Predicted 3D model of a 474-nucleotide part of an RNA (small-subunit ribosomal RNA, 3' major domain) from a metagenome.
The full RNA is in RNAcentral, with records from SILVA.
It matches the Rfam family "Bacterial small subunit ribosomal RNA".

Context: one part of a larger RNA
RNA sequence: UGACGGGGGCCCGCACAAGCGGUGGAGCAUGUGGUUUAAUUCGAUAUACGCGAGGAACCUUACCAGGGCUUGACAUAUAGCGGACGGCUGUAGAGAUACAGCUUCCCUUCGGGCUGCUAUACAGGUGCUGCAUGGCUGUCGUCAGCUCGUGCUGUGAAGUGUUGGGUUAAGUCCCGCAACGAGCGCAACCCUUGCUGUCUGUUGCCAACAGGUAAAGCUGGGGACUCAGACGGUACUGCCGGUGACAAACCGGAGGAAGGUGGGGACGACGUCAAGUCAUCAUGGCCCUUAUGUCCUGGGCUACACACGUGCUACAAUGGCCGGUACAGAGCGCAGCGAAACCGCGAGGUGGAGCAAAUCGCAGAAAGCCGGUCUCAGUUCGGAUUGGAGUCCGAAACUCGACUUCAUGAAGGUGGAAUCGCUAGUAAUCGCGCACCAGCAUGGCGCGGUGAAUAUGUUCCCGGGCCUUGUACA
Repeated sequence: UGACGGGGGCCCGCACAAGCGGUGGAGCAUGUGGUUUAAUUCGAUAUACGCGAGGAACCUUACCAGGGCUUGACAUAUAGCGGACGGCUGUAGAGAUACAGCUUCCCUUCGGGCUGCUAUACAGGUGCUGCAUGGCUGUCGUCAGCUCGUGCUGUGAAGUGUUGGGUUAAGUCCCGCAACGAGCGCAACCCUUGCUGUCUGUUGCCAACAGGUAAAGCUGGGGACUCAGACGGUACUGCCGGUGACAAACCGGAGGAAGGUGGGGACGACGUCAAGUCAUCAUGGCCCUUAUGUCCUGGGCUACACACGUGCUACAAUGGCCGGUACAGAGCGCAGCGAAACCGCGAGGUGGAGCAAAUCGCAGAAAGCCGGUCUCAGUUCGGAUUGGAGUCCGAAACUCGACUUCAUGAAGGUGGAAUCGCUAGUAAUCGCGCACCAGCAUGGCGCGGUGAAUAUGUUCCCGGGCCUUGUACA
């Protein structure tokens, strides 16, 4: 100087408390461990476990079995020999591939382009090492800290500044002080949302004036309003009162759409964990080179006594079912979205209008509201499982897709010890969209609808910051 203490003081955080809803019990989905397996590819293990994977039937794919190739599936170059490459058909084969038949070049400076074979340099490796590395990332932690120059103090390590009195979300600001300044962080500048002005009005809108309909901005027209979008304005403790040290600031109030960082996001200091990643990529070294490379068919990654994590659906009456009826936002669409109409109980099929989209389509929002029914039961709750029949995507749904329909109707009566999230348009609850994608979502990322309870407080648990103290630790 640090680190540590079941030492002390001060302070903060959904850390506890106060509340609301969960997990842990059930069924299923998904990831992991384990076991099994020819293989169940690999990585991640406090900061892993709906994670890499934003989507494993083939492909992907790295794994296994079998069948092939060896200058190679891919790149560059040289030498020699040959020819278009390719396409179509047939035969053998699981296919890769092999053979046969047919068809078939370009520029032209006579050399070349393209391509096959032979030979050689080389290619190739998701092989090893993240403890050789770059880059990227997690975590402490959006915690308020981490440092430097000069000066001063000390033999020196070092200290001071950065401590102290207040204050703040903040090393934020004020005051004091052998310190005076500065840098990286904080804050602000950026995006979005909330109020408003100006301008611009089509595909958006419709107040006034006409026309028109079963209805409808449907038509003429209009720019008021909504809305869209570009540029501005607005909030600064600016004003008032109180407290305070005449400070910083805090408390209350006015005005205001908004009040003290208005809400949300992006943004992550010096560093820690030889943290993670050689399988995104790049890369040193090592290793393989008729194989650890590469092509193909099939299988596996989907196994299943079991254990754990994360979720979905429930156990019902604040509910289930049936009929009627209302209101979003944000997105996506041409090898695409696909309307009307017709067929089917339905998944869906036929159809093909319109739309490169404020124009057309996906698209019916759902919870809600108004009626009816069920009457506390393993039920008109719950939907697993299983059997039958189908639909769609796709060469192909056996291993191993999703969905529909008929039948079946399991566990489950609110869950032990323990444990998680959340402070407001939040939790809870309800549906909608998108990415990936031929198909496949209870996961991920977004969007809006309805919309709470509680916080007396900091004794305790956890994590953290500052000062101080002890130490046989570094």